The RNA shown here (transfer RNA) has 72 nucleotides and comes from a Candidatus Bathyarchaeia archaeon.
It matches the Rfam family "tRNA".

RNA sequence: GGACAGUUAACUCAGUGGUAGAGUGUCACUCUUACAAAGUGAAGGUCGUGGGUUCAAAUCCUACACUGUCUA
Numbered sequence: 001g002g003a004c005a006g007u008u009a010a011c012u013c014a015g016u017g018g019u020a021g022a023g024u025g026u027c028a029c030u031c032u033u034a035c036a037a038a039g040u041g042a043a044g045g046u047c048g049u050g051g052g053u054u055c056a057a058a059u060c061c062u063a064c065a066c067u068g069u070c071u072a
Stems, first nucleotide, its partner, number of pairs: 001071007010024004018055001026042005048064005
């Protein structure tokens, strides 16, 4: 230099055009003499960045950035 894959919550990951989710973690409460476990609830997201298509984009197109794999 070329090809491919990936980027979504603190972490690991779903989500193939129509209200952004789960598990773990964090916080509060219940339970307990207390802790753990369990249960209930809450906080936490410009969906990597810009542009385009569309009534509507995390999702389709495009450029760029970053990460990884392969290759010369």
Lineage of the source: Archaea > Thermoproteati > Candidatus Bathyarchaeota > Bathyarchaeia (SeqCode).
The coordinates come from a structure-prediction model, not an experiment, and the mean pLDDT is 83.